The RNA shown here (transfer RNA) has 76 nucleotides and comes from a Clostridiaceae bacterium. RNAcentral holds the sequence, with entries from ENA. Rfam family: tRNA. Rfam's curators write: Transfer RNA (tRNA) molecules are approximately 80 nucleotides in length. It is annotated as a transfer RNA. The gene name in the source record is trnT.
């Protein structure tokens, strides 16, 4: 330098048919318990890596940039 994959909640990930974003754990509140843990119920938490484009509509399609991982190649 080129190619491929990935980037979504604090963490691990789903969402891939374009229709307006979810789960588990963690956090907070409540119930239960003599109390704690466990269990049960609820709440909150997201510019979907950043701009741009297409579209009535983009996490999803296109292109560019950034970051991470892997592969290939060249070289004074």
């Nucleotide at each position: 330098g080129c190619c491929u994959g990935c980037g979504u909640a604090g963490c691990u990930c789903a969402g891939u048919c374009g229709g307006u974003a979810g789960a588990g754990c963690a956090g907070c509140c409540g119930c239960c318990u003599u109390g704690u843990a466990a269990g049960c119920g609820g709440c909150a938490g997201g510019u979907c890596g950043g701009g741009a484009g297409u579209u009535c509509a983009a996490a999803u399609c296109u292109g560019u940039c950034c970051g991470c991982a892997g592969g290939c190649u060249c070289c004074a």